[in-house]
The part of an RNA shown here (small-subunit ribosomal RNA, 5' domain) has 496 nucleotides and comes from uncultured Ruminococcus sp. It was read from a public genome assembly. Its mean pLDDT, the model's own confidence on a scale to 100, is 85.
Context: one part of a larger RNA
């Protein structure tokens, strides 16, 4: 000099974009932050229409309503989604990352193309009711019920597995095609007056994601020199999506290290990758070993009829704490992306916007111009002659960014048309009016731009260095100039 997620002091006018718990990965009141689908099912319920039939009747009609169709709405079963999206560095010095390769050792829902196929049957269970047990969470026992839930049987090849066979290729096991045999493995219905959509089972291929292996790169410490026993390898199983001491039993004794092994000590701008109170653990599923799913300890906090439950903001707000310090318990799904539906919509605290706050960067304004035959007046110094503030005010003539008020008033909205706007009656437009509403902080010994008076007298005080003040102090304190930045100016902290 430069920089910042900065704090602090003093002062503060207005817009844009942007940023805003770095400490206590302390602890959390309340609200919302993940649902959808009745075109997968079986009750239920509400509404409307009709509508057997009952009652009453002054024979006009009242009143009531099974069953029925049709619209809706869902707690239960099923189905996708809850593995994104969001926040957070606590832990990891390691294939965790970064590049860069390999998988002839692999998985892949939804998606997108191709082949083929859906036959016939079966038994449950939830809600539901009846009864019980519980303070409550909840639960038990029996009974009915349905599906795209569940389970056999059939079909079955361009699947799968074993046994051959021929070609072919390679990178070491061997890889791929072609082809015989034997075994084995499916499936759902829904919606429509239909055409048809929309599902559903197997399969090949693509995509797309993501697992695994390698090279080579990745902080300090030798006042850390040996370390390793599932160690290192073999056979042979297990196990995975899949190689592999991943895991197991035998069997060899090897294996890594001064090219720094073992130790110890730090460490997440994004991304990737981790972690969800600590800790272990599995389930279900295409994908977790799962923030807002489970189960088991632990600590803690709530309920409680003392037997027993219920809970996890490092989601967005918000408390308390802690800290020098960091914000609204705000509007909208109008756009953009996500789930789920055939859509129609539904849900999104994702997000898009507004509040806060000079925290940052950038823009813009506090007024322009004239004005000295008043250099008015105050103010400071003066050698008392005058200098200076100083075109400064004064006064004159404009402007009107910004301000007050009226008035109109969006883009952003795509999809046939029409309707859809949280911002927001915001931006912006145009009209009155009117210098009006809007300047501070730091320094002035030298480094370093900018000097004098007084007041003080090694005192009170300044101070990055240097060093200044002990009676004339350009360095203290205050005044009048000056000077550098300007909504900011300074300190003070870190990093370059």
């Nucleotide at each position: 000099g430069g920089a910042c997620g900065a704090a602090c002091g003093c002062u503060g006018g207005c817009g844009g974009c942007g940023u805003g718990c770095c400490u206590a990965a302390c602890a959390c009141a309340u609200g919302c932050a993940a649902g959808u689908c009745g075109a997968a099912c079986g009750g239920a319920g509400u509404u409307a229409c009709c509508a057997a039939g009952a009652a009453u009747u002054u024979c006009g009609g009242u009143u009531u309503g099974a069953a029925g169709u049709a619209a809706c709405u869902u707690a239960g079963u099923g189905g996708c989604g809850g593995a994104c999206g969001g926040g957070u560095g606590a832990g990891u010095a390691a294939c965790g990352c970064g590049u860069g390769a390999g998988u002839a050792a692999c998985c892949u829902g939804c998606c997108u193309a191709g082949a083929a196929g859906a036959g016939g049957g079966g038994g449950a269970u939830a809600a539901c009711g009846u009864u019980c047990u519980g303070a409550a969470a909840a639960g038990a026992a029996c009974g009915c019920u349905a599906a795209u839930a569940c389970c056999g049987c059939a079909u079955a090849a361009c699947a799968u597995a074993u046994c051959g066979a021929a070609g072919c290729c390679g990178c070491a096991u061997g890889a791929c095609u072609u082809u015989g045999a034997u075994a084995u493995c499916a499936a759902a219905g829904g919606a429509g007056u239909a055409a048809u959509c929309c599902g559903c089972u197997u399969u090949u291929a693509g995509a797309u994601g993501g697992a695994c292996u390698c090279g080579c790169g990745u902080c300090c410490g030798a006042u850390u020199a040996g370390c390793u026993a599932g160690u290192u390898g073999g056979c042979g199983g297990g196990g995975u999506a899949a190689c592999a001491g991943c895991c197991c039993a035998c069997c060899a004794a090897g294996g890594c290290a001064a090219c720094g092994a073992u130790c110890g000590g730090u460490a997440g701008c994004g991304g990737c990758c981790a972690c969800a109170u600590u800790g272990g653990g599995a389930c279900u599923g295409a994908g977790a070993c799962a923030c807002g799913g489970c189960c088991c300890a632990g600590a803690c906090u709530c309920c409680u009829a003392c037997g027993g439950g219920a809970g996890g903001c490092a989601g967005c707000a918000g408390u308390g704490g802690g800290g020098g310090a960091u914000a609204u318990u705000g509007c909208g799904c109008a756009a953009u992306g996500g789930g789920g539906g055939a859509a129609a919509c539904c849900c999104u605290g994702a997000c898009g916007c507004a509040g806060c706050a000079a925290c940052g960067c950038c823009g813009c304004g506090u007024g322009a111009a004239g004005g000295a035959u008043u250099g008015a007046a105050g103010g400071u110094c003066u050698u008392c002659g005058g200098a200076u503030u100083g075109u400064a005010a004064a006064c004159u003539u404009c402007u009107u960014u910004u301000g007050u008020u009226a008035a109109g008033g969006a883009c952003g909205a795509a999809g046939a048309a029409a309707g859809u706007g949280a911002c927001g009656g915001u931006a912006c437009u145009u009209a009155a009016c009117g210098a009006a509403u809007a300047a501070g902080c730091u320094c002035c010994g030298g480094c370093u731009a900018a000097c004098u008076a007084c007041g003080u007298g090694c005192c009170a005080g300044c101070a990055g260095c240097c060093g200044c003040g002990g009676u004339a102090a350009u360095a203290c304190g205050u005044a009048g100039g000056g000077a550098g930045c300007g909504a900011g100016c300074g300190u003070u902290g870190u990093c370059c």